[in-house]
RNA sequence: GAUGAUAAGGCUAAACCUAUCGUAAGAUAGGGACAGAAAGUUACGGGUCCUGAACCCAGGAAAGCCGAACUGCCGAAU
Numbered sequence: 001g002a003u004g005a006u007a008a009g010g011c012u013a014a015a016c017c018u019a020u021c022g023u024a025a026g027a028u029a030g031g032g033a034c035a036g037a038a039a040g041u042u043a044c045g046g047g048u049c050c051u052g053a054a055c056c057c058a059g060g061a062a063a064g065c066c067g068a069a070c071u072g073c074c075g076a077a078u
Base pairs, nucleotide, nucleotide: 002078011036012035016031017030018029019028020027021026034064040070041069042068044067045066046065048061049060050059051058052057
């Protein structure tokens, strides 16, 4: 440096339910755990989704789709 354990201490929280916001995709809060070693951050590339008579185009959503960039806790064995 790489890999990442039936390790330790912690972290996040899918579906679903409730409330509020939004035309919608969705978001926030509470409950709840399917999972995650970047499920931390950034819509930069591809793709996906929503709205607008709309393949283009314009505006928007998601980082728990795949890449990329930046940052980062622990450390057995090899």
Annotation:
The prediction has a mean pLDDT of 84. c-di-GMP-I-GGC riboswitch aptamer from Methylobacter sp., 78 nucleotides, folded computationally. It was read from a public genome assembly, where an Rfam model found it.